[in-house]
Molecule: SAM riboswitch aptamer (S box leader)
Organism: Arachidicoccus ginsenosidivorans
RNA sequence: AUCUUAUCAAGAAAGGCAGAGGGAUUGGCCCGAUGAAGCCUUGGCAACCUCACGUAAGUGAAAGGUGCCAAAUCCAACCGUUUUAGUAGUUUAUUUUACUAAUCGGGUAGAUAAGUC
Numbered sequence: 001a002u003c004u005u006a007u008c009a010a011g012a013a014a015g016g017c018a019g020a021g022g023g024a025u026u027g028g029c030c031c032g033a034u035g036a037a038g039c040c041u042u043g044g045c046a047a048c049c050u051c052a053c054g055u056a057a058g059u060g061a062a063a064g065g066u067g068c069c070a071a072a073u074c075c076a077a078c079c080g081u082u083u084u085a086g087u088a089g090u091u092u093a094u095u096u097u098a099c100u101a102a103u104c105g106g107g108u109a110g111a112u113a114a115g116u117c
Base pairs, nucleotide, nucleotide: 003115004114005113006112007111008110013042014041015040016039017038021031022030023029025077026076027075028074043069044068045067048065049064050061051060052059053058073109078106079105080104083102084101085100086099087098088097089096
């Protein structure tokens, strides 16, 4: 680096070095000299792999391999016979159309794990 499957509204930070960026991309909106990225130490969260019990479903553990510790994957991105509201038009009508916003469902992309080439 390829592909497959699962998960992504919960949870969890202090110190040292360092010195201007960071939140994947684009737009937005945030974080940052009351100290960004990165590195180190210690701590923690979680439970994918793992371990124990069990036929299984599952329950429990946290030594080890990863991961993670601002904000929902920070929000949106593409699609729509979801639902609601507003505005404008239409109708005899409680009909119907458009736009906007929110919401809902699905998808894309990304991240992580386990497997795979």